């Protein structure tokens, strides 16, 4: 230099054109003499960044960064 793949909650991931989710964590109450498990409810996301397409884009396209693997 060329190909391929990932990037979504604090972390590990799911969703591949119309509702952003789930596990764990985290805060609040409830159990309990405390804590731990349990059980209820909640908080938290510019979906890596720009442009395109489209009535609409986390998702299609196209360029950029980034990690990663391959090939030279």
């Nucleotide at each position: 230099g060329g190909g391929c793949g990932g990037c979504u909650a604090g972390c590990u991931c799911a969703g591949g054109g119309g509702g952003a989710g789930a596990g764990c964590g985290c805060u609040u109450c409830c159990c309990u003499g405390a804590c731990a498990c349990g059980g209820a409810a909640g908080a938290g996301g510019u979906c890596a960044g720009a442009a395109g397409u489209u009535c609409a884009a986390a998702u299609c396209u196209u360029c950029u960064g980034u990690c990663g693997c391959c090939c030279a």

This is a predicted structure of a 72-nucleotide RNA (transfer RNA) from an uncultured Eggerthellaceae bacterium. Rfam family: tRNA. Rfam's curators write: Transfer RNA (tRNA) molecules are approximately 80 nucleotides in length. It was read from a public genome assembly. Model confidence (mean pLDDT): 85 of 100.